Predicted 3D model of a 72-nucleotide RNA (transfer RNA) from Aeriscardovia sp. It was read from a public genome assembly.
[in-house]
RNA sequence: GCCCCCGUCGUCUAAUGGUUAGGACAUCAGACUUUCACUCUGACAACAAGAGUUCGAUUCUCUUCGGGGGUA
Repeated sequence: GCCCCCGUCGUCUAAUGGUUAGGACAUCAGACUUUCACUCUGACAACAAGAGUUCGAUUCUCUUCGGGGGUA
């Protein structure tokens, strides 16, 4: 250089073009407990960027950026 794959809360991971973008862990608050831990309840938190297609895009297309793999 060329080819392939991936990019979603702090982390991991779902979502068949119409969802309030879901779940687990973590964090915070409360309950329980003499206290801590455990447990329970609740809250907070995300679609890499830009353009296009479409009535409608996290999802499809293109480009860029970043990561990984293959190839001589």
Rfam family: tRNA. Rfam classes the family as a transfer RNA.